[in-house]
Context: one part of a larger RNA
RNA sequence: GGCGUAUGGUGGAUGCCUUGGCACCAAGAAGCGAUGAAGGCCGUGGAUAACUGCGAAAAGUCUCGAUAAGCCGUAGCAGGCGUUAUAGUCGGGAAUUGCCGAAUGGGGAAACCCACCUAUUUACUAGGUAUCUUUCGAUGAAUUCAUAGUCGUAAGAAGCGAACGAGGGGAAGUGAAACAUCUCAGUACCUUCAGGAAAAGAAAUCUAUGAGAUUCCCUCAGUAGUGGCGAGCGAAAGGGGAACAGCCUAAACCUAAUUCAUGUAAAUGAAUCAGGGGUCGUGGGACCUCAAUAUGGGACCGAACAACUUAGCAGAGCGUUCUGGAAAGAACGGCCAAAGAGGGUGAUAGCCCCGUAAGCGAAAAGUUGUGAAGCUCUAGAGGAAUCCCGAGUACCACCAGACACGUGUAAUCUGGUGGGAAUCAGGGGGGACCACCCUCCAAGGCUAAAUAUUACUUGGUGACCGAUAGUGCACAGUACCGUGAGGGAAAGGUGAAAAGAACCCCGAGCAGGGGAGUGAAAUAGAAUCCUGAAACCGUACGCCU
Numbered sequence: 001g002g003c004g005u006a007u008g009g010u011g012g013a014u015g016c017c018u019u020g021g022c023a024c025c026a027a028g029a030a031g032c033g034a035u036g037a038a039g040g041c042c043g044u045g046g047a048u049a050a051c052u053g054c055g056a057a058a059a060g061u062c063u064c065g066a067u068a069a070g071c072c073g074u075a076g077c078a079g080g081c082g083u084u085a086u087a088g089u090c091g092g093g094a095a096u097u098g099c100c101g102a103a104u105g106g107g108g109a110a111a112c113c114c115a116c117c118u119a120u121u122u123a124c125u126a127g128g129u130a131u132c133u134u135u136c137g138a139u140g141a142a143u144u145c146a147u148a149g150u151c152g153u154a155a156g157a158a159g160c161g162a163a164c165g166a167g168g169g170g171a172a173g174u175g176a177a178a179c180a181u182c183u184c185a186g187u188a189c190c191u192u193c194a195g196g197a198a199a200a201g202a203a204a205u206c207u208a209u210g211a212g213a214u215u216c217c218c219u220c221a222g223u224a225g226u227g228g229c230g231a232g233c234g235a236a237a238g239g240g241g242a243a244c245a246g247c248c249u250a251a252a253c254c255u256a257a258u259u260c261a262u263g264u265a266a267a268u269g270a271a272u273c274a275g276g277g278g279u280c281g282u283g284g285g286a287c288c289u290c291a292a293u294a295u296g297g298g299a300c301c302g303a304a305c306a307a308c309u310u311a312g313c314a315g316a317g318c319g320u321u322c323u324g325g326a327a328a329g330a331a332c333g334g335c336c337a338a339a340g341a342g343g344g345u346g347a348u349a350g351c352c353c354c355g356u357a358a359g360c361g362a363a364a365a366g367u368u369g370u371g372a373a374g375c376u377c378u379a380g381a382g383g384a385a386u387c388c389c390g391a392g393u394a395c396c397a398c399c400a401g402a403c404a405c406g407u408g409u410a411a412u413c414u415g416g417u418g419g420g421a422a423u424c425a426g427g428g429g430g431g432a433c434c435a436c437c438c439u440c441c442a443a444g445g446c447u448a449a450a451u452a453u454u455a456c457u458u459g460g461u462g463a464c465c466g467a468u469a470g471u472g473c474a475c476a477g478u479a480c481c482g483u484g485a486g487g488g489a490a491a492g493g494u495g496a497a498a499a500g501a502a503c504c505c506c507g508a509g510c511a512g513g514g515g516a517g518u519g520a521a522a523u524a525g526a527a528u529c530c531u532g533a534a535a536c537c538g539u540a541c542g543c544c545u
Stems, first nucleotide, its partner, number of pairs: 001544009015530001016493002020465002022462007029454002031160002039100003042055003046077001050074002061094007070081003105114003115129005131157004136152004164195001165193005175182001179228001205211002215242005225233002246446003249390001253276003257272006281424001283389004287383004296377003300374001304370007312360002318333005334351002336340001342354003395419008405431001426441005480487002500529001503515004
């Protein structure tokens, strides 16, 4: 030195465990904010570094309920509070709520500095003082009236927030086996705005002899089409389902008020504003005549009642012996079950504990449902002379965009520029265009449900993970890195119970160790403690060289 056996060290694999994650389901909620948010800074305890809670009324105050024999958060110490209801805990309501932050009196290098006005109890107090929009009022230039401006008054806005939604902008990597039209894709991203959903929506729609608002799903169908006819893109009607709900205006006509014009006045006309009227496509309405005062509805309002949510209550049923540190295990003998879901208890418990099944419960606040009263909407027949039926609109040309449709035979929809109608004997559409036929009524508006999403709350489930996994985090957006935007870890396990090792000895020692003691176990001993693999490093012995 090698090999072997034994025994240690180191190390932290493996096994077991789970406080934490992941995914989904159901229900709720879908916002918070000038009554100062989200998020912070600084404080606050008998003693207090951190976390948690709270705010100078500061681990808390008041009140109404529930519970209650214990309690003063995490955590010992000291000192207290409470025990049958003013301890404590849980829930509803209220009070307080420093400073910064939209931050809003002015400033500012956030958590700081500096003001003015008013009031009184003169304080180290309280309240007010930003900007913009709109309403009303006062004042008021150049400039006579006026207007701009200025000042005040009242209401509103602002900022934050995960996804879902609508609008305005809008790529490229890529694919086309290169690349330019094309594709990726109206995607990512930027931005504006909103709601609990949003958007859309009651036919100037489709079709082919009828259907009858919108939205979503299945299909039609990878069809018809479109396409350097390449790569690709890709409908609609129709059918089957989910859910269903329809309405209001403009105009004609009538009337009130105000102003103006004509005018002596009466009156007439015009404009503005308001009320009535009216709302449709087998055209409707105004207008004239007749008839009627009913019927039905509502998305407005919400009395009363009920249910639910935010605390809770109550809840059946087991003993002995054995092994063991410990019984829930084994043996023997019982019981309950509308409860044998689950968790805990010194090993594996229906009957020990918490629970579970079936039930019960609210002073206060809130939600939902039904829904009284109220409010509101709603009708016919005939006549036919006249009037009305949404204008820089429809439409046309050129140029773009959207339509599955890339200019194409390119209709349809939207926009820019230029031109520019008609009012029912009217107008649009039926994929160039024309005729016939059919169908619908634009140029105003509202509308629940079926649909999308989940930051958040509650309950539940898992042929999901089990500490190199599962979230980045079981411990954390921490430590650390970066001027900054930003990046971003590692790290879980004593034991059933601290019973966490009194006392003695060695030692300079509050280091470390040896005894003693606890414990089932201390090679379970706390600078890491369940198990404790391997690499690697020792020690002892044997053999070989």